Record summary:
Predicted 3D model of a 71-nucleotide RNA (transfer RNA) from a bacterium. The sequence was found in a public genome assembly. Its Rfam family is "tRNA". It is annotated as a transfer RNA. Rfam links the family to the GO term triplet codon-amino acid adaptor activity. Its mean pLDDT, the model's own confidence on a scale to 100, is 81.
RNA sequence: GGGUUCAUGGUGUAACGGUAGCACAAGUGUUUCCAGAACACUUAGUCUAGGUUCAAAUCCUAGUGAUCCCA
Numbered sequence: 001g002g003g004u005u006c007a008u009g010g011u012g013u014a015a016c017g018g019u020a021g022c023a024c025a026a027g028u029g030u031u032u033c034c035a036g037a038a039c040a041c042u043u044a045g046u047c048u049a050g051g052u053u054c055a056a057a058u059c060c061u062a063g064u065g066a067u068c069c070c071a
Stems, first nucleotide, its partner, number of pairs: 001070003005066003010024004018054001026042005047063005
């Protein structure tokens, strides 16, 4: 230099172009002598900028970062 794959709450991981889920973690409450466990509830997210579309995490373009391959 060329190419592949990937980027989603604090962490891990889903999601046919049509309501962004799940688990863990965190917080609050119930319970308990206290703690833990259990149960209920809450908070919190699509790497960035454009484009296509009635509608984009998803499709297109450019960029950023990471992994791998070739030179």